[in-house]
RNA sequence: GCUCUGGAGAACCCCGUUUUGUCGGGUGCCGAAGGUGCAAGGCGGUAAAACCGCUAAUCUCUCAGGCAAAAGGACGGAGC
Repeated sequence: GCUCUGGAGAACCCCGUUUUGUCGGGUGCCGAAGGUGCAAGGCGGUAAAACCGCUAAUCUCUCAGGCAAAAGGACGGAGC
C1' cells in the first nucleotide's frame, strides 16, 4: 500500500417548498476524515546564557465535516 473486518459522539428539531425523493432557511448540538491552536519536555542555532526557531495527541477550536438508516469514519485486528 491492497483486501476483509471491528469502530464512537451529536435534533431523523422548527419554518417554507415538495412529485414525500429532496431542496432552501433557522435554531440547537457533536468531534474520530481533513484543517487551526497549544510545549512542562525534546531538538536545533550560540562557547554558554538570554533569546530565537522547530516539534504531539483521542487535548483545543469547530473552518470544513457530521447529528435515523446507509455512506463516511480517527484508531484497532486479520490476511497479502